[in-house]
């Protein structure tokens, strides 16, 4: 260098053919349970969906550029 795929909650990942507030599972928090813990329950926070710009009435999702990643090809005096 090109290519392809990957980025979405602290971590592991889901999101049907664009459509109302973006989900889970674990972890976090408080609270019940306990003499404490641990499990259990009940409830709550926590997200510019990697960034910019575009489309579109309407984007996590559709284009284009960008940034980090992983993989492959190529190429190295």
């Nucleotide at each position: 260098a090109c290519g392809a795929c990957c980025g979405u909650a602290g971590c592991u990942c889901a999101g049907u053919u664009g459509g109302u507030u973006a989900g889970a599972g674990c972890g976090c928090u408080a609270c019940c349970u306990u003499g404490a813990c641990a499990u259990g329950g009940u409830a709550g926070a926590g997200g510019u969906c990697g960034g910019u710009g575009g489309u579109u009435c309407g984007a996590a999702u559709c284009c284009a550029c960008u940034c980090g990643g992983u993989c492959g090809u190529a190429c190295c005096a």